A computed fold for a 503-nucleotide part of an RNA from an uncultured bacterium, annotated as small-subunit ribosomal RNA, 5' domain. It matches the Rfam family "Bacterial small subunit ribosomal RNA". The full RNA is in RNAcentral, with records from ENA and SILVA. The prediction has a mean pLDDT of 84.
Context: one part of a larger RNA
RNA sequence: GGACGAACGCUGGCGGCGUGCUUAACACAUGCAAGUCGAGCGAGGCCCCGCCUUCGGGUGGGUGUCCUAGCGGCGAACGGGUGAGUAACACGUGGGCAACCUGCCCCCGGCUCUGGGAUAACUCCAAGAAAUUGGGGCUAAUACCGGAUAUGACCGCUGACCGCAUGGUCUGGUGGUGGAAAGAUUUAUCGGCUGGGGAUGGGCCCGCGGCCUAUCAGCUUGUUGGUGGGGUAGUGGCCUACCAAGGCGACGACGGGUAGCCGGCCUGAGAGGGUGACCGGCCACACUGGGACUGAGACACUGCCCAGACUUCUACGGAAGGCUGCAGUCGAGAAUCUUCCCCAAUGGCCGAAAGGCUGAGGGAGCGACGCCGCGUGCAGGAAGACGCUCUUCGGAGUGUAAACUGCUUUUGUUUGGGAACAACUCUGAGUGUACCGAACGAAUAAGGGGCUGCUAACUUCGUGCCAGCAGCAGCGGUAAUACGAAGGCCCCGAGCGUUAUCC
Numbered sequence: 001g002g003a004c005g006a007a008c009g010c011u012g013g014c015g016g017c018g019u020g021c022u023u024a025a026c027a028c029a030u031g032c033a034a035g036u037c038g039a040g041c042g043a044g045g046c047c048c049c050g051c052c053u054u055c056g057g058g059u060g061g062g063u064g065u066c067c068u069a070g071c072g073g074c075g076a077a078c079g080g081g082u083g084a085g086u087a088a089c090a091c092g093u094g095g096g097c098a099a100c101c102u103g104c105c106c107c108c109g110g111c112u113c114u115g116g117g118a119u120a121a122c123u124c125c126a127a128g129a130a131a132u133u134g135g136g137g138c139u140a141a142u143a144c145c146g147g148a149u150a151u152g153a154c155c156g157c158u159g160a161c162c163g164c165a166u167g168g169u170c171u172g173g174u175g176g177u178g179g180a181a182a183g184a185u186u187u188a189u190c191g192g193c194u195g196g197g198g199a200u201g202g203g204c205c206c207g208c209g210g211c212c213u214a215u216c217a218g219c220u221u222g223u224u225g226g227u228g229g230g231g232u233a234g235u236g237g238c239c240u241a242c243c244a245a246g247g248c249g250a251c252g253a254c255g256g257g258u259a260g261c262c263g264g265c266c267u268g269a270g271a272g273g274g275u276g277a278c279c280g281g282c283c284a285c286a287c288u289g290g291g292a293c294u295g296a297g298a299c300a301c302u303g304c305c306c307a308g309a310c311u312u313c314u315a316c317g318g319a320a321g322g323c324u325g326c327a328g329u330c331g332a333g334a335a336u337c338u339u340c341c342c343c344a345a346u347g348g349c350c351g352a353a354a355g356g357c358u359g360a361g362g363g364a365g366c367g368a369c370g371c372c373g374c375g376u377g378c379a380g381g382a383a384g385a386c387g388c389u390c391u392u393c394g395g396a397g398u399g400u401a402a403a404c405u406g407c408u409u410u411u412g413u414u415u416g417g418g419a420a421c422a423a424c425u426c427u428g429a430g431u432g433u434a435c436c437g438a439a440c441g442a443a444u445a446a447g448g449g450g451c452u453g454c455u456a457a458c459u460u461c462g463u464g465c466c467a468g469c470a471g472c473a474g475c476g477g478u479a480a481u482a483c484g485a486a487g488g489c490c491c492c493g494a495g496c497g498u499u500a501u502c503c
Base pairs, nucleotide, nucleotide: 001503002502003501006499007498008497009496010495013374014373015372016371017370018369019367020366027329028328030327031326032325035074036073037072040071041070043068044067045066046064047062048061049060050059051058052057081285082284083283091209092208093207094206095205096204097203100202101201105198106197107196108195109194110193111192112191113147114146115145116144122137123136124135125134126133127132153177154176155175156174157173158172159170160169161168162167183190184189185188211257212256213255218248219247220246223245224244225243226242227241228240229239230238260282261281262280263279264275265274266273267272287308288307289306290305291304310321311320312319313318338364340363341362342361346360347358348357349356350355377407378406379405380404387398388397389396390395412440413439414438415437416436417435421430447492448491449490450489451488452473453472454471458487459486460485461484462483468475469474
């Protein structure tokens, strides 16, 4: 000098764009943050119509679409948060999978035949304070289960071609084993099953790379390898039985400490050094620890089970909960915001659609926290008022500064008009916002630090090694340009200084 997610002191007019718990991964009141589909299904309610009526209602029908709890489907594994853990194939980069999976989406081929038994809802009964649970009875499906058919799967035999070792390919041929499907609305679609391919997303393996410590020197028994078996989508000590005795290490194993990694960001001429907030990619975590279930995908932030700590309810028998989502509260701290508006746009989920949901997102609010821009007026105006300061008492400085005269109107106030964002019919939270026109009137708007040297800027008074200053050198003990005050001056300016940290 530059930088900052900053803080502190003094000060503070406006706008745009950014940005804001770095500490207690402390604890959390309240609301919201993941639903949707009636064009999968039965039922009920509302509405309408008819009949009966003791005027309470009962009963039959309609479909209107409206509403729902339940069964069923898809989603809930995304999006959002955080950085605790992790020194690791976690990340980055380059490769490999002849060892793998992939719902929804796209392309191509084939199929969608025939049966069955339940169960929630509902109703009746029962237990319980509640959460909830048990039993009897009824019913539907794109829920569930058989049978048929089937290029695919597995097993046996076999042909051709190829490679990179295990081997791969040809919807090769042939025999056997066991395996599919679902309808809906309505005239055109949406679905369902099966096979092949693609796309996307993931899984696994490997080379190389990036912290400190030797006051850590030896570490290791599923350990290293093999065989058989199990498990997985899949390779593999991943697991298991047996066998062998290996494997790693001064090119730093093992241990300890610290830490999410990267694109980047800061600095620097560069090399390098530091750093990983915001934004983007990957990883990990979700009260703490463990576990599996469902599913194409989880070992699952607002799912389940167990244990633990904590909090809440309780009729003491038992129950409920998890903000490291958005706001917000307590607490910790030098320190970090609104319990706001909207789904109009972008995107996501569901739906044939209309649409619903969406604290993702779009906006507004608060904070000079940062960057950028603008303003606090402009011109004229005396050899120069007053005041203040200094003085050699002559004067000098503040100083064209003020007053005064003329002008302008950024900003401000009032008022009139008024968007874009919607490409694409409808739809605008922001918003009567941005912006434009008019009127008014210099009006509403300047401070902070410094002045001994480094280092731009000097005098007077007070104080008297006191009070104090100070980044370093050092100032102060009676003339202090270094302390305090004043005048003047210097620097920057809605900021200026200080502190911490990095280069």